This is a predicted structure of a 109-nucleotide RNA (SAM riboswitch aptamer (S box leader)). The coordinates come from a structure-prediction model, not an experiment, and the mean pLDDT is 78.
């Protein structure tokens, strides 16, 4: 690195430096000279690894440590299937469900 499993619910920011991008990516829509990205501090969230207690499953409590993350926001569309509606019968809107992609742990010869 391929992969494999679970999770994509909520939740958390201030300052420093930098100086124009950035929200993964195509489009849409947004954020940004009232300071964007990188980067450093200090603070926070959450609780995946962990800690601790019961322990058969598991389950409740922590938060020292190891990730993570701290606009909106896994924002929305793309690809399938199903119901629906509209239709010049070519398509086309909506709605659920998957799927594709990502992101983050934890495993990984």
């Nucleotide at each position: 690195a391929a992969g494999u499993u679970a999770u994509c619910a909520c939740g958390a920011a201030a300052g420093g430096c930098g100086g124009a991008g950035g929200g993964a990516a195509a489009g849409a829509c947004c954020c940004a000279a009232u300071g964007a990205a990188a980067c450093c501090u200090u603070a926070g969230c959450a609780a995946c690894c962990c800690u601790u207690u019961a322990c058969c499953a598991u389950a409740a409590a922590g938060a020292a440590g190891g990730u993570g993350c701290u606009a909106c926001a896994u924002u929305c569309u793309g690809c399938u299937u199903a119901a629906u509606g509209c239709u010049c019968u070519g398509g086309u809107g909506u709605u659920a469900a998957g799927g594709u992609a990502g992101a983050u742990a934890a495993c990984g010869a």